[in-house]
RNA sequence: UGACGAGCCUCUGGAGAGACUCCCCCUGUGGGAGCACCGAAGGAGCAAGCCGGUCGUAGAUCUCCUCCACGACCGGUGAAACUCUCAGGUAAAAGGACAGAGGGCCCUUU
Numbered sequence: 001u002g003a004c005g006a007g008c009c010u011c012u013g014g015a016g017a018g019a020c021u022c023c024c025c026c027u028g029u030g031g032g033a034g035c036a037c038c039g040a041a042g043g044a045g046c047a048a049g050c051c052g053g054u055c056g057u058a059g060a061u062c063u064c065c066u067c068c069a070c071g072a073c074c075g076g077u078g079a080a081a082c083u084c085u086c087a088g089g090u091a092a093a094a095g096g097a098c099a100g101a102g103g104g105c106c107c108u109u110u
Base pairs, nucleotide, nucleotide: 005107007105008104009102010101011100012099013098018035020034021033022032023031024030036090037089038088042086043084044083045082049077050076051075052074053073054072055071056070057069059067060066
C1' cells in the first nucleotide's frame, strides 16, 4: 500500500393483517382491559445427511477379542422466505426480511 470477502453506514425499492370495542386522563403516535388477525425486525423449532453409544443379524476370524456391513433404539450436530407467534405489527408516519446501487468506516487476508 492492500483486492475479494464479512460487519457497519448512505440512497432506492420493499409485503401481510381491525383507522376494532370499552375504560382512564397528562388529549399525546398516551395508558389499561377484551376479542379478531399478520409474518419479512428480533427470537424459537426441525428434514435428509453426518457423528457417537447400546443392542441384534450376517460376514472376516479356529474360539475370544477385533474388524466390517445392515437394521432398531437413544443422544449430538443440522437450513429456510417452512413452522411457532414469545416479541413485534394490523390508516399514515416509523419500522421492515430481502434486493439493487454507492462509496465511507472497520476487521481479516495476498
The RNA shown here (Glycine riboswitch aptamer) has 110 nucleotides and comes from Oleidesulfovibrio alaskensis. RNAcentral holds the sequence, with entries from Ribocentre. Taxonomically the source falls in Oleidesulfovibrio (Bacteria, Thermodesulfobacteriota, Desulfovibrionia, Desulfovibrionaceae). It matches the Rfam family "Glycine riboswitch aptamer". About the family: This family represents the bacterial glycine riboswitch.